[in-house]
RNA sequence: GGGCGCUUAGCUCAGUUGGUAGAGCGCUUGGAUCACACCCAAGAGGUCAGGGGUUCGAGUCCCUUAGCGCCCACCA
Numbered sequence: 001g002g003g004c005g006c007u008u009a010g011c012u013c014a015g016u017u018g019g020u021a022g023a024g025c026g027c028u029u030g031g032a033u034c035a036c037a038c039c040c041a042a043g044a045g046g047u048c049a050g051g052g053g054u055u056c057g058a059g060u061c062c063c064u065u066a067g068c069g070c071c072c073a074c075c076a
Base pairs, nucleotide, nucleotide: 001072002071003070004069005068006067007066010025011024012023013022019056027043028042029041030040031039049065050064051063052062053061
């Protein structure tokens, strides 16, 4: 330098054909217990990496920027 992939909750990841953003773990509160853990119930938490475009409507499609990973090439 070229190609490909990934970026969504604190963490690990889903998200179908473009149509109101989800799960597990963690966290908070309550229950239960002498108490703690386990367990049960409820809840909080998101500019969907940044910007732009298409569309009535974008996590999803297009362009671009950034970060991370893999492969190839180059140099010596």
About this RNA:
The prediction has a mean pLDDT of 82. Predicted 3D model of a 76-nucleotide RNA (transfer RNA) from a Planctomycetota bacterium. Rfam family: tRNA. It is annotated as a transfer RNA. The sequence is in RNAcentral, with records from ENA and MGnify.